RNA sequence: GGAGUUGGCCAGGCAGCCGCGCCGCGCAAGCGGGGAGGAAAGUCCGGGCUCCACAGGGCAGGGUGCCAGGUAACGCCUGGAGGGCGCGAGUCCAUGGAAAGUGCCACAGAAAAUAUACCGCUGGUUCUGUUAAGGCAGGGCCAGUAAGGGUGAAAUGGUGCGGUAAGAGCGCACCGCGCGCCUGGUAACAGGCGUGGCAGGGUAAACCCCACCCGGAGCAAGACCAAAUAGGGGGACAUUCGUGCGGCCCGCACGGUCCCCGGGUAGGUUGCUUGAGGCCUGCGGAGACGCAGUGUCCAGAUGAAUGGCUGUCCACGACAGAACCCGGCUUAUCGGCCGACUCCAUUU
Numbered sequence: 001g002g003a004g005u006u007g008g009c010c011a012g013g014c015a016g017c018c019g020c021g022c023c024g025c026g027c028a029a030g031c032g033g034g035g036a037g038g039a040a041a042g043u044c045c046g047g048g049c050u051c052c053a054c055a056g057g058g059c060a061g062g063g064u065g066c067c068a069g070g071u072a073a074c075g076c077c078u079g080g081a082g083g084g085c086g087c088g089a090g091u092c093c094a095u096g097g098a099a100a101g102u103g104c105c106a107c108a109g110a111a112a113a114u115a116u117a118c119c120g121c122u123g124g125u126u127c128u129g130u131u132a133a134g135g136c137a138g139g140g141c142c143a144g145u146a147a148g149g150g151u152g153a154a155a156u157g158g159u160g161c162g163g164u165a166a167g168a169g170c171g172c173a174c175c176g177c178g179c180g181c182c183u184g185g186u187a188a189c190a191g192g193c194g195u196g197g198c199a200g201g202g203u204a205a206a207c208c209c210c211a212c213c214c215g216g217a218g219c220a221a222g223a224c225c226a227a228a229u230a231g232g233g234g235g236a237c238a239u240u241c242g243u244g245c246g247g248c249c250c251g252c253a254c255g256g257u258c259c260c261c262g263g264g265u266a267g268g269u270u271g272c273u274u275g276a277g278g279c280c281u282g283c284g285g286a287g288a289c290g291c292a293g294u295g296u297c298c299a300g301a302u303g304a305a306u307g308g309c310u311g312u313c314c315a316c317g318a319c320a321g322a323a324c325c326c327g328g329c330u331u332a333u334c335g336g337c338c339g340a341c342u343c344c345a346u347u348u
Base pairs, nucleotide, nucleotide: 001344002343003342004341005340006339007338008337009336010335012313013312014311015310016309017308018307020035022033023032024031025030037319041330042329044328045327046326047325048324049218050217051216052215061214062213063212064211065210066080067079068078069077070076081095082093083092084091085090096209097208101207102206103203104202105201118149119148120145121144122143123142124141125140126139127138128137129136130135157175158174159173160172161171162170176198177196178195179194180193181192182191183190184189222270223269224268225267232261233260234259235258236257237256241255242254243253244252245251277296280293281292282291283290284289314317
């Protein structure tokens, strides 16, 4: 100098004028304070909070899935193990079980799983042709084989030597695999030694099995105040009349006036922002993170504010906007800054 990997940060600045909604002070005029984001988004996970349900346990259903740690919790984060990719820094992985059972594996292929045999290879037998003969060639039948060919994404361990009629873990060596022991590690796992010729191809984001976790609904949750109109309950007064039941009487029910009570609707208040807060400093830890101290209050609307104009500077400004609150993930995003690291080339 070039090419790259990774972690984090900023998100036009400044000034003036005019507005908008919130809080405090003030009789008022007004003054003072603070007023969107890194994603406020998608609503995909996890929790707080609220109401409802709930003895305990189980079934069903859903989720998660290597190990250890962090956390209020998580499907998140950190560190590690194993595997894939990359020269490397790094990066990606639903990464428990296929030897409990069931299912599925297109096309091609003999065969896709109780294995099997298309072309081959080998032995026996028989027929035909040929030869003087030994024999050779071809066809049929019976048997052996899984080395070689062919199909496929995938074909029942791989390579080599021996062995054999031809072959084959049939035997041996190495690699791989299973089992046992030892060593290191908290563990996942790794390494070593011994042993078994060696088993069942794949698929569990197919059913399923195993382990662990999970009650439901959501701030339009929920709580409080509370009209008008209609209706409900109770008491007092009036007990005459009307209506209904009934053929009639008695009786029963409803209808009156006044007072009291409670539920709900409109409307209003609250929940509402002081919190698993944030900044700074120190300490512990490899890290995620934790602990302690100092100082601090940093949007809270409900037709719903957070804007407009001017000047000036620059690199000429993206994606986008709170609505109960947090922790994550994912997605969108002009331009720029900082840290750590890798590879290549060159110079000293």
Molecule: Bacterial RNase P class A
Organism: Gammaproteobacteria bacterium